[in-house]
RNA sequence: AAUGUAAAAAGCCAAACCUGUUGCGAAGCAGGGACGGAAAGCCACGGGUCUUCUUUUUGAAGAUAGCCGGGUUGCACAU
Numbered sequence: 001a002a003u004g005u006a007a008a009a010a011g012c013c014a015a016a017c018c019u020g021u022u023g024c025g026a027a028g029c030a031g032g033g034a035c036g037g038a039a040a041g042c043c044a045c046g047g048g049u050c051u052u053c054u055u056u057u058u059g060a061a062g063a064u065a066g067c068c069g070g071g072u073u074g075c076a077c078a079u
Base pairs, nucleotide, nucleotide: 002079003078004077005076012037013036017032018031019030020029021028022027035066041072042071043070045069046068047067048064049063050062051061052060053059
């Protein structure tokens, strides 16, 4: 450096749900809580899904990284 793996050890993150709060909304944030996770760290680049606006088509804006792919950084052990 690359590949593989949650076996062990040290750790890390935190689904659903509840409370508060922000937002037109999807949803986000904080606390509680753990379904799970080898990147469930980060990035909206491509696709998908969702929300809002638009008379339809169409287009635009936003959300989702724990939907998939991709980019990038990282711990342990083994080869």